This is a predicted structure of a 127-nucleotide RNA (FMN riboswitch aptamer (RFN element)) from a Candidatus Zixiibacteriota bacterium. The sequence was found by an Rfam model in a public genome assembly. Model confidence (mean pLDDT): 81 of 100. It matches the Rfam family "FMN riboswitch aptamer (RFN element)". Rfam describes the family as follows. The RFN element is a highly conserved domain that is found frequently in the 5'-untranslated regions of prokaryotic mRNAs that encode for flavin mononucleotide (FMN) biosynthesis and transport proteins.
RNA sequence: UAUGCUCUUCGGGGUGAGGCGAAAUUCCUCAACCGGCGGUUAAAGCCCGCGAGCGAAUCCAAAACAGGUUCGCAGAAACUGUGAAAUUCAGUUGCCGACGGUACAGUCCGGAUGGGAGAAGAGGUUG
Numbered sequence: 001u002a003u004g005c006u007c008u009u010c011g012g013g014g015u016g017a018g019g020c021g022a023a024a025u026u027c028c029u030c031a032a033c034c035g036g037c038g039g040u041u042a043a044a045g046c047c048c049g050c051g052a053g054c055g056a057a058u059c060c061a062a063a064a065c066a067g068g069u070u071c072g073c074a075g076a077a078a079c080u081g082u083g084a085a086a087u088u089c090a091g092u093u094g095c096c097g098a099c100g101g102u103a104c105a106g107u108c109c110g111g112a113u114g115g116g117a118g119a120a121g122a123g124g125u126u127g
């Protein structure tokens, strides 16, 4: 240094007050707060993709659970300025947010001491 292997560690954040009510951190009013991972000549919740989530099929298995694979579903932004370059920076004004529980939830409880996109490091092989 090229190819690929083994191991270790890390790997998601956030709400208050008041009102009605039998019951609401979920509804209403007013204010807030949060934003995984990789890419992108310039830094991203809302540009492209991935993960998590939901469904179906299929594989393994005596069956089931779990797991693997494939397919499908799955949210949201504009303007102005600077600049070689920015829907990523600055200013302004907006918008979005899985599933189950519960008086209807991005912020409560739960699956989750889970999983994972990935990140960092160590070892070692060949030349």
Stems, first nucleotide, its partner, number of pairs: 005123006015031005032107002034097002036050004045095002053073007077093005099110003